[in-house]
């Protein structure tokens, strides 16, 4: 860059110890322990092996709110809603 998904799903664990939720602004989440690492766990893109629709779990990804929400444009009296941007992840 080019493509597909992004409205389900995932812990009363150990170690750690103060921050995290991409970016700006809200607005949460946290010593009733936050990042982090282990260990558990989800899902199944990519992979295997049967075969048009299952198994399985080998590389990835994830595991607090819809991608937490708005950020740009249409529609609407509003309350919304709809499509981009942008972010993230595969794959290539």
């Nucleotide at each position: 860059c080019u493509u597909a998904u992004c409205a389900a799903g995932a812990g009363u664990g150990a170690c750690g110890g103060a921050g995290g939720g991409a970016c700006g602004g809200g607005c949460c989440c946290u010593g009733u322990g936050a990042a982090g690492u282990c260990c558990g766990g989800c899902a199944a893109c990519c992979u295997g092996c049967a075969u048009a629709u299952g198994c399985a779990a080998g590389g990835u990804g994830c595991c607090a709110a819809u991608u937490c929400c708005c950020g740009c444009a249409g529609c609407g009296a509003g309350a919304g809603c709809u499509g981009a941007a942008a972010g993230a992840u595969g794959a290539g």
Molecule: SAM riboswitch aptamer (S box leader)
Organism: bovine gut metagenome